Model confidence (mean pLDDT): 77 of 100. Predicted 3D model of an 84-nucleotide RNA (c-di-GMP-I riboswitch aptamer) from Salsuginibacillus kocurii DSM 18087. It was read from a public genome assembly, where an Rfam model found it.
RNA sequence: AAAUAUCAUUGGCAAACAGUCUGAAAAGGCUGGACGCAAAGCUUCAGGGGCUUCCACACUAAGUGAUGCCAGCCAGCUGCGCAA
Numbered sequence: 001a002a003a004u005a006u007c008a009u010u011g012g013c014a015a016a017c018a019g020u021c022u023g024a025a026a027a028g029g030c031u032g033g034a035c036g037c038a039a040a041g042c043u044u045c046a047g048g049g050g051c052u053u054c055c056a057c058a059c060u061a062a063g064u065g066a067u068g069c070c071a072g073c074c075a076g077c078u079g080c081g082c083a084a
Base pairs, nucleotide, nucleotide: 012037013036017032018031019030020029021028022027035072041077042076043075047074048073049070050069051068055065056064057063
């Protein structure tokens, strides 16, 4: 330097659901709770994708549109510890 393997320690985060609060909604905060996660850390006009529609457009029929939201969809950026 490369490859293989993935042990140990300190631990961390917290899905569904429930309660409560905010919001038009999507969704979010807090508390409880753990399905999972080795980046489930950070980043959302100015990468892709998805969700919602107070409102606007449209006009009675179904819709269309983020400026709202999701990074636990992908992505981008950053990054801790350890044995052989």